Predicted 3D model of an 87-nucleotide RNA (SAM riboswitch aptamer (S box leader)). It was read from a public genome assembly, where an Rfam model found it.
[in-house]
RNA sequence: UUCUUAUCAAGAGCAACCGAGGGACAGGCCCUAUGACGUUGCAGCAACCUACUGUCAAGCAAGGUGCUAAAUCCUGACAGAUGAGUU
Numbered sequence: 001u002u003c004u005u006a007u008c009a010a011g012a013g014c015a016a017c018c019g020a021g022g023g024a025c026a027g028g029c030c031c032u033a034u035g036a037c038g039u040u041g042c043a044g045c046a047a048c049c050u051a052c053u054g055u056c057a058a059g060c061a062a063g064g065u066g067c068u069a070a071a072u073c074c075u076g077a078c079a080g081a082u083g084a085g086u087u
Stems, first nucleotide, its partner, number of pairs: 003085006013042005021031003025076004043068003048064003052059002072079001
């Protein structure tokens, strides 16, 4: 990268640095110098995979991911994101 599949109205943020954009795309509507986006640190949420426990309902949260404005922000599209498998 290809394909398959599950989920996406719940939940969870502070600090430092940086300095003007960001919310995938189009339209809308928003966030943002009272510092966005990003990076790092720490913390947290969740429970897809592994481990462990199990009365096989589930539990746990150690490891691998993921996530921590707004219903995937809303609508649209042969749309997107994340996990697991596959090539």
The coordinates come from a structure-prediction model, not an experiment, and the mean pLDDT is 87.